[in-house]
RNA sequence: GACCCCGUAGCGCAGUGGAUAGCGCGUCUCCCUGCGGAGGAGAAGGUCGGCAGUUCGAGUCUGCCCGGGGUCG
Numbered sequence: 001g002a003c004c005c006c007g008u009a010g011c012g013c014a015g016u017g018g019a020u021a022g023c024g025c026g027u028c029u030c031c032c033u034g035c036g037g038a039g040g041a042g043a044a045g046g047u048c049g050g051c052a053g054u055u056c057g058a059g060u061c062u063g064c065c066c067g068g069g070g071u072c073g
Stems, first nucleotide, its partner, number of pairs: 001072007010025004018056001027043005049065005
């Protein structure tokens, strides 16, 4: 340098054009308990890597850029 894959919550991931973007773990609050790190209930937390474009509508499709990984030279 060329090509391919990935980037979504603190961490690991799902979502493959349409309803307020979800799951597990973690965190916080409450309940339970002799106490609890166990059990039960609930809550907070996301400009979906960035900027443009396509579309009535984009996490999802297109272009460029940034970051990570890989193959080739």